[in-house]
This record gives sequence, C1' cells and structure tokens, in this order.
RNA sequence: GUCAGGGGCCGUGGAGGGGCGGCUGGUGAAAUCCGCCAGGUCCGAAAGGAAGCAACGGUAGCCUGUCCGACUUUGCCGCGGCUCCCUGACACU
Repeated sequence: GUCAGGGGCCGUGGAGGGGCGGCUGGUGAAAUCCGCCAGGUCCGAAAGGAAGCAACGGUAGCCUGUCCGACUUUGCCGCGGCUCCCUGACACU
C1' cells in the first nucleotide's frame, strides 16, 4: 500500500415499542348531565298548555381494537458512508 474480517461514528430504511389524535364498538351520570318525552300528573268548560318518570337518542368521563394518522425511539434488524480503531493475509521498501 491492497484485500478481508471485526469494532466505533454518521446517514438512511424497516419491524417492534411508547404516548397523542381520529375512527369503530362498549360503558356512561350513585351527587340530581342534555334532547325528546308515550302513559300518568297538574292548569283549563273546552281548544289547548305546563312540569315531567320510563323507553329512545346523545354529552363529559372511562374502557376497547388484526383499524387510520403524524410524532417519537440511549434498544433491535437491513443498507450505505467515514482523513477513526483493532486483527489477519498478500505485496513492496
């Protein structure tokens, strides 16, 4: 000096993880949440009106997922790079 191997550092990609947001499904006012309120109740001579339980629909919150998104990763895997380190082989002086 060349080649090979290993390490280190840098870059990049991937899988996995993490919390966040969305969406799906569930749950959900045991401090008395919201809407709509059959029946019943009340007012009224009536027409009609009032408050309003259940059912139904929904909110905050909580849970969930072969789901989606961006972010992140002292670690893992792949690829590339480096005027860094180590080892070996070969060549030359």

This is a predicted structure of a 93-nucleotide RNA (Bacterial small signal recognition particle RNA). The coordinates come from a structure-prediction model, not an experiment, and the mean pLDDT is 76. Of the family's consensus pairs, 96% are formed in the model. It matches the Rfam family "Bacterial small signal recognition particle RNA". Rfam's curators write: The signal recognition particle (SRP) is a universally conserved ribonucleoprotein involved in the co-translational targeting of proteins to membranes.